[in-house]
RNA sequence: AGCAGCGCCGAGGGAGAGACCCGUACACGCGGGCACCGAAGGGGCAAGCCCGGCAGAUGCCGCGGCGAAUCUCUCAGGUAAAAGGACUUUGGCGCUGUU
Numbered sequence: 001a002g003c004a005g006c007g008c009c010g011a012g013g014g015a016g017a018g019a020c021c022c023g024u025a026c027a028c029g030c031g032g033g034c035a036c037c038g039a040a041g042g043g044g045c046a047a048g049c050c051c052g053g054c055a056g057a058u059g060c061c062g063c064g065g066c067g068a069a070u071c072u073c074u075c076a077g078g079u080a081a082a083a084g085g086a087c088u089u090u091g092g093c094g095c096u097g098u099u
C1' cells in the first nucleotide's frame, strides 16, 4: 500500500400504522380511553452442538444448556410534518487479520 472484518463520525436513500376521542393549556407535554404499526432497543423460538440418563453403535428420554433472522412478541418505541429509523450507498478515522 491492497483486500476483508469490526467499531465510531459525516453525507445520501430509507417503510409501516389514528393530524383519533375526552380533560388540562393551541401544538408539544401530562392524565384517561379505544384502535393500529414494526425497521431504535429489548424478549422468544428451529436446525445443530453440548450435558445427564437408558441403551450398546450411528437410537430414545429431558417443565437441561448454548443457539439466528427482515420470523415472532409488542415491553419499549412509533401512528401529519419535524425528529427518530433496521438496512443500505459513500467518505474519513481507529483496531484486528491477511497479501
Stems, first nucleotide, its partner, number of pairs: 001099013018034001020033005035079003041075001042073003048066003051062004
Glycine riboswitch aptamer from an Anaerolineales bacterium, 99 nucleotides, folded computationally.
Its mean pLDDT, the model's own confidence on a scale to 100, is 84.
NCBI's taxonomy places the organism under Bacteria, Bacillati, Chloroflexota, Anaerolineae, Anaerolineales.